[in-house]
RNA sequence: UGCUUAUCGAGAAAGACCGAGGGAAGGGCCCUACGACGUCUUAGCAACCUGAUUUGACAAGGUGCUAACUCCCAUUCCGAAUUUGUCGGAAAAAGAUGAGCG
Repeated sequence: UGCUUAUCGAGAAAGACCGAGGGAAGGGCCCUACGACGUCUUAGCAACCUGAUUUGACAAGGUGCUAACUCCCAUUCCGAAUUUGUCGGAAAAAGAUGAGCG
């Protein structure tokens, strides 16, 4: 980096360092000098894989995660109201994470 597959409305933050951007990308909306983002430490959440075999509560190990539904929209379909933009629902695409494979 590619393929397959499962899940994505729940949950869980403090400290230190740094110093201006960050939330994937376009638009919106938000976070941020009362220090975001990032890195490290500690803590926690969860239960995908492993473990545990009393078959399911546990959380030791491997990952993951700890603002906002994947923050919302974008494409297609259905419905409502309405007058060209909105609202509700379903799906897709894209993305994230795990497991397996190349």